[in-house]
RNA sequence: GUGGUUAUAACAUAGUCUGGUCUAAUGUGCUAGCUUGCCAUGCUGGAGACAUGGGUUCAAAUCCCAUUAACCACU
Numbered sequence: 001g002u003g004g005u006u007a008u009a010a011c012a013u014a015g016u017c018u019g020g021u022c023u024a025a026u027g028u029g030c031u032a033g034c035u036u037g038c039c040a041u042g043c044u045g046g047a048g049a050c051a052u053g054g055g056u057u058c059a060a061a062u063c064c065c066a067u068u069a070a071c072c073a074c075u
Base pairs, nucleotide, nucleotide: 001074002073003072004071005070006069007068010028011027012026013025020058030046031045032044033043034042051067052066053065054064055063
């Protein structure tokens, strides 16, 4: 340099292929309350995310383009 894969919460994964109902789901973690003599467990809540910039569309995490980062292969 070329090609491919990936990028979603503090962490690990769904959802993308097939755009749509609603406020992006689950586990761990964090946090408030209840429970307990205290802790843990358990129960009920809460905060927290679609890599960046454009485009298409009535509507984009999802489709298209570029860029960035990581990994793999080739040279």

RNAcentral holds the sequence, with entries from ENA. The RNA shown here (transfer RNA) has 75 nucleotides and comes from Prevotella sp. Its mean pLDDT, the model's own confidence on a scale to 100, is 80. NCBI's taxonomy places the organism under Bacteria, Bacteroidia, Bacteroidales, Prevotellaceae, Prevotella.